[in-house]
Context: one part of a larger RNA
RNA sequence: CUGGGCGUAUAGAGCACGUAGGCGGCUGGGUAAGCGAUAGGUGAAAUCCCAUGGCUCAACCAUGGAAUGGCUUGUCGAACUGCUCAGCUCGAGCACGGGAGAGGGCAGUGGAAUUCCUGGUGUAGCGGUGGAAUGCGUAUAUAUCAGGAGGAACACCGGUGGCGAAGGCUGCUGCCUGGAACGUUGCUGACGCUGAGGUGCGAAAGCUAGGGGAGCAAACAGGAUUAGAUACCCUGGUAGUCCUAGCUGUAAAUGAUGGACACUAGGUGUUGGGGGUUCGACCCCCUCAGUGCUGUUAAGCUAACGCGUUAAGUGUCCCGCCUGGGGAGUACGGUCGCAAGGCUGAAACUC
Numbered sequence: 001c002u003g004g005g006c007g008u009a010u011a012g013a014g015c016a017c018g019u020a021g022g023c024g025g026c027u028g029g030g031u032a033a034g035c036g037a038u039a040g041g042u043g044a045a046a047u048c049c050c051a052u053g054g055c056u057c058a059a060c061c062a063u064g065g066a067a068u069g070g071c072u073u074g075u076c077g078a079a080c081u082g083c084u085c086a087g088c089u090c091g092a093g094c095a096c097g098g099g100a101g102a103g104g105g106c107a108g109u110g111g112a113a114u115u116c117c118u119g120g121u122g123u124a125g126c127g128g129u130g131g132a133a134u135g136c137g138u139a140u141a142u143a144u145c146a147g148g149a150g151g152a153a154c155a156c157c158g159g160u161g162g163c164g165a166a167g168g169c170u171g172c173u174g175c176c177u178g179g180a181a182c183g184u185u186g187c188u189g190a191c192g193c194u195g196a197g198g199u200g201c202g203a204a205a206g207c208u209a210g211g212g213g214a215g216c217a218a219a220c221a222g223g224a225u226u227a228g229a230u231a232c233c234c235u236g237g238u239a240g241u242c243c244u245a246g247c248u249g250u251a252a253a254u255g256a257u258g259g260a261c262a263c264u265a266g267g268u269g270u271u272g273g274g275g276g277u278u279c280g281a282c283c284c285c286c287u288c289a290g291u292g293c294u295g296u297u298a299a300g301c302u303a304a305c306g307c308g309u310u311a312a313g314u315g316u317c318c319c320g321c322c323u324g325g326g327g328a329g330u331a332c333g334g335u336c337g338c339a340a341g342g343c344u345g346a347a348a349c350u351c
Base pairs, nucleotide, nucleotide: 003323004322005321006320007305008304012319014201015200016199017198021194022193023192025088026087027086028085029084030083031082033081034080035077036076037075038074039073040072041071042070049065050064051063052062053061054060091191092188093187094186095185096183097182103177104176105175106174107173108172109171110154115149116148117147118146119145120144121143125136126135162169163168206247207246208245209244210243211242215241216240220236221235222234223233258318259317260316261315262314263313266294267293268292269291270290271289272288273287274286275285276284300307301306324351325350326349333344334343335342336341
């Protein structure tokens, strides 16, 4: 490069915004770059191919023809693509209206529980396990009552419920703030889709500095178990877990399924909005957007499992990625990082 692929066999980037680029709705006019037709020029000779001929044949040679990716000039055509002019509203966006939500940030605040401290009652045990022991306790523990301190997390509601691009988000209140859905008309008039580089966001652990530290708990210590036990069990326990500012940039970052648009049977739940029915709520019906289940006795796809209007079906556009196993996500180089390490990423050799 060509082909075939990417749910589970190798393969969808963790997620978004967006530059270049690629691709792009409906109608009419123009143009003629792409495109098509036709005519001309060029495409050296030899070689290759075809026909005929010459060496007794052949190789070889000669003559004629054909062929030659293409390049180029003139004329004509105008469906499609491009360019250009004018217009349209269904794509996209804006305005308006009433609702839903753990979406984000900051501040404040509440109760339960654990631990600790002080005091009261009270006395010899408590705790822990398969059974024990280490441990705690006559300096009065455990239990129980009252008061206080401090940190962290928010039972019930709670839900294949909701919101967010993903990571993720849950006590309550206030302030600031992002997005989506629905409804009615109105407005702009293709303003769109994707997105190499780039930029931003990005769980946990980890790192730097300063706070904080109740519970839990790597490391560590002790007690058990065991042949041993650098474990599983028990008693303790430091980083850490929490906050502020910065760094790191990775995960089975998963739906192991990139984004957008269109089309292709149903059935049944649920969340938000609207409409109809009704006196009205409820119920019922219709509809839009989300979120589940079911469905081969709908179709289709798949190696099978399964997917199946939330597609892994049928198509179009754009990006990313794969190309036998090991060596190896290693080495070297580059680049980013305080470091840990991240990103990029081979080969020899071997099966």